[in-house]
Context: one part of a larger RNA
RNA sequence: CUCGCGGCAAGACGGAAAGACCCCGUGCACCUUCACUACAACCUUGCGCUGGUAAAUCCAAAAGCUUGCAUAGCGUAAGCGGCAAGCGAUGAUUCCUCCCCUCCGGUGGAGGCGAAGCUCCCAAUGAAACACCGCUCUAGCUUUCAGUUUUACCUCAUUGAAGUUAGUAAUCUCUCUUCGAAACCCCGCAAGGGGGCUAGUUUGACUGGGGCGGUCGCCUCCUAAAACGUAACGGAGGCGUGCGAAGGUAAGCUCAAAUCGGUUUGGAACCGAUUGUUGGAGCGCAAUGGCACAUGCUUGCUAGACUGCGAGACCCACAAGUCGAGCAGGGACGAAAGUCGGCCAUAGUGACCCGAUGGUUCCGAAUGGAACGGCCAUCGAUCAACGGAUAAAAGGUACGCCGGGGAUAACAGGCUAAUAGCUCCCGAGAGCACUCAUCGACGGAGCUGUUUGGCACCUCGAUGUCGACUCAUCGCAUCCUGGGACUGAAGAAGGCCCCAAGGGUAUGGCUGUUCGCCAUUUAAAGCGGUACGUGAGUUGGGUUCAGAACGUCGCAAGACAGUUCGGUCCCUAUCUGCCGUGAG
Numbered sequence: 001c002u003c004g005c006g007g008c009a010a011g012a013c014g015g016a017a018a019g020a021c022c023c024c025g026u027g028c029a030c031c032u033u034c035a036c037u038a039c040a041a042c043c044u045u046g047c048g049c050u051g052g053u054a055a056a057u058c059c060a061a062a063a064g065c066u067u068g069c070a071u072a073g074c075g076u077a078a079g080c081g082g083c084a085a086g087c088g089a090u091g092a093u094u095c096c097u098c099c100c101c102u103c104c105g106g107u108g109g110a111g112g113c114g115a116a117g118c119u120c121c122c123a124a125u126g127a128a129a130c131a132c133c134g135c136u137c138u139a140g141c142u143u144u145c146a147g148u149u150u151u152a153c154c155u156c157a158u159u160g161a162a163g164u165u166a167g168u169a170a171u172c173u174c175u176c177u178u179c180g181a182a183a184c185c186c187c188g189c190a191a192g193g194g195g196g197c198u199a200g201u202u203u204g205a206c207u208g209g210g211g212c213g214g215u216c217g218c219c220u221c222c223u224a225a226a227a228c229g230u231a232a233c234g235g236a237g238g239c240g241u242g243c244g245a246a247g248g249u250a251a252g253c254u255c256a257a258a259u260c261g262g263u264u265u266g267g268a269a270c271c272g273a274u275u276g277u278u279g280g281a282g283c284g285c286a287a288u289g290g291c292a293c294a295u296g297c298u299u300g301c302u303a304g305a306c307u308g309c310g311a312g313a314c315c316c317a318c319a320a321g322u323c324g325a326g327c328a329g330g331g332a333c334g335a336a337a338g339u340c341g342g343c344c345a346u347a348g349u350g351a352c353c354c355g356a357u358g359g360u361u362c363c364g365a366a367u368g369g370a371a372c373g374g375c376c377a378u379c380g381a382u383c384a385a386c387g388g389a390u391a392a393a394a395g396g397u398a399c400g401c402c403g404g405g406g407a408u409a410a411c412a413g414g415c416u417a418a419u420a421g422c423u424c425c426c427g428a429g430a431g432c433a434c435u436c437a438u439c440g441a442c443g444g445a446g447c448u449g450u451u452u453g454g455c456a457c458c459u460c461g462a463u464g465u466c467g468a469c470u471c472a473u474c475g476c477a478u479c480c481u482g483g484g485a486c487u488g489a490a491g492a493a494g495g496c497c498c499c500a501a502g503g504g505u506a507u508g509g510c511u512g513u514u515c516g517c518c519a520u521u522u523a524a525a526g527c528g529g530u531a532c533g534u535g536a537g538u539u540g541g542g543u544u545c546a547g548a549a550c551g552u553c554g555c556a557a558g559a560c561a562g563u564u565c566g567g568u569c570c571c572u573a574u575c576u577g578c579c580g581u582g583a584g
Stems, first nucleotide, its partner, number of pairs: 001584008010576003014571002022405004027401002029397004035201004042193007051154006058147001061144006068137001078136005085119003095112005101106001158181006204216003213233001217239006240386001241284001242343002247302007255280001257275006282291002285348001287346003306329004312323003318387001331340003354380007362373001412459001413457001414455003418452001420448006429439002466541001467539003471533001472530005479504003482499003486495002506520005547565004551560003
């Protein structure tokens, strides 16, 4: 060196299972509810099945009978009309008893005594007699008929129970008999209520992982790199309007501030004077640009904050957005030229559908109309997730599932080094004096890659995660042992620094613990790296599935870097590597 055999498991990001954690999908499934929308059960009502009798109540009609009070006035005068007389031995006036009504005056009815009169036309009143008759109104009583409602009763629908004859093989059912309920119930149709019982679904996106928080449209500035444009969960602010004058036009004017003077008056209010070449003011509001020969301020007159249009441009994926001379009509102001289609400009907003109001020489399902529709004008959106999925929508999953992702998190690695650890520089000071034996403020310069982080670069068709056990190997910023300089080193014991990695570097108690505390030893009980070394070497106490409980949160399903009990750790070694052994 080649070929074997027996072993060990460090590596082949070993094998196994298209990661179960995490994120994504306008994926799925179950579960919950004060998500949305349906729907079953249920409740109420009406109608049908559904019939009879009686009473009461209410109401309509007809007939009869009553009823009606302001004041004045003999008086309880409903209204209108006719008439001058009417009623009475078939018992008038008066009186007595009872009943109804009442405004307490009386009116009406019934009975009795009794025996001949009573009322009216007069005087007052808007209206004249219950003297008589007719037609009505208000309120009420009686009767008849129709209907409503309620109650009670009935049996014939319907229905419960028992019996058993017949039809049958038959104990179901039907028929029959008896008892009961009863026009209720049951059932059907329709409407309203209620309704996680059930069902179908929804439950946004951005995001230095996701969630929580924040944001989502429009305007102004910076970032923006001297055209335009330009991102970020970059830095600052505003808007979701206002105004019939704060619009149009004609004419006129100049502000702010400072100085001086003036009752209250002062740093600052108002008045007057002077200065006021660039606006230091103002322009309704944010910012930016603009404007003093006005776009600012004041006054007069006013409705162009018009109708039909629009050459041509800007900006732009589209859709939108912006500017606009000029023409026609009919106007405002101005002597005229001329200006005026809102406001100094840039925010003050919402597509389509649907609906509404007004108009319209459109359409009008045989025709005439109408309805509907069209067209013109206007209105209804925090459709604010603001290019708006629907008229209409929240949650849980650790019981979960699927498709994907290292496009994206948790472990490890990588980059970085804010943080951390370590080393220097300066030397204020402490050290009785003395910066540097020792310590060293305030500051500064580095190194390391052991902490906590940041980034998201390999790995999600899997790189097993804390601690313990076993076995280690390396670094030196050295814990002990070794050598040395200084010392505020007398000796001994120390302090600090330099060299040095050969060897060594604890046992118990508590805790899952690493760590830490305690006890007792030791020369010493070092700090770190090795996928926080090591699970195809072990364990499985912790964390991190499914069961269960407590506290807290949630209406609930459930949840909790809160707690607690329990909970399957697979692999016969092909290659590299290493150990032992044999042959050539």

Large-subunit ribosomal RNA, domain V from Candidatus Hodgkinia cicadicola, 584 nucleotides, folded computationally. RNAcentral holds the full RNA, with entries from ENA. Rfam family: Bacterial large subunit ribosomal RNA. Gene Ontology terms of the family: ribosome and structural constituent of ribosome. Model confidence (mean pLDDT): 82 of 100.